Record summary: Predicted 3D model of a 72-nucleotide RNA (transfer RNA) from a Candidatus Nealsoniibacteriota bacterium. Its Rfam family is "tRNA". Rfam classes the family as a transfer RNA. The RNAcentral record of the sequence draws on ENA. The source organism's lineage runs through Bacteria, Bacteria candidate phyla and Candidatus Nealsoniibacteriota.
RNA sequence: GCCGAUGUAGUUCAGUGGUAGAACGUUUUCUUGGUAAGAAAAAGGCCGUGAGUUCGAUUCUCACCAUCGGCU
Numbered sequence: 001g002c003c004g005a006u007g008u009a010g011u012u013c014a015g016u017g018g019u020a021g022a023a024c025g026u027u028u029u030c031u032u033g034g035u036a037a038g039a040a041a042a043a044g045g046c047c048g049u050g051a052g053u054u055c056g057a058u059u060c061u062c063a064c065c066a067u068c069g070g071c072u
Base pairs, nucleotide, nucleotide: 001071002070003069004068005067006066007065010024011023012022013021018055026042027041028040029039030038048064049063050062051061052060
């Protein structure tokens, strides 16, 4: 230099056009004499950045950024 993959909650991951979910974690409450376990609830995301297409984009297109891999 060229090619490809990945980027979504604190962490690990789903979500292939119609206002984003799970598990673990965090907080609160219940239960117990107390702890653990268990139960219920809540908070936490404008989906890497910027444009484009579209009535509408996490999703499609382009550029850039970061990480990883391959080729030279």